[in-house]
RNA sequence: GCCGUUGUAGCUCAAUUGGUAGAGCAACGGUAUCGUAAACCGUAGGUUGGAGGUUCGAGUCCUCUCGACGGCA
Numbered sequence: 001g002c003c004g005u006u007g008u009a010g011c012u013c014a015a016u017u018g019g020u021a022g023a024g025c026a027a028c029g030g031u032a033u034c035g036u037a038a039a040c041c042g043u044a045g046g047u048u049g050g051a052g053g054u055u056c057g058a059g060u061c062c063u064c065u066c067g068a069c070g071g072c073a
Base pairs, nucleotide, nucleotide: 001072002071003070004069005068006067007066010025011024012023013022019056027043028042029041030040031039049065050064051063052062053061
């Protein structure tokens, strides 16, 4: 340099082929206990790496760009 995969909550990952962005763990609050942990109930947390385009509507499609991983040279 060329090709491919990938980027979504603090972490690990979903989102049924374009139609309200979710789960588990973690965090916080509560119940309970003499107390702690486990358990149970609840709350908060997101510019879907960045920018632009198509569309009534984009995490998803297109273009550019940044990072990570792999292959070829």

Predicted 3D model of a 73-nucleotide RNA (transfer RNA) from Paenibacillus piri. It matches the Rfam family "tRNA". It is annotated as a transfer RNA. RNAcentral holds the sequence, with entries from Rfam. The prediction has a mean pLDDT of 80.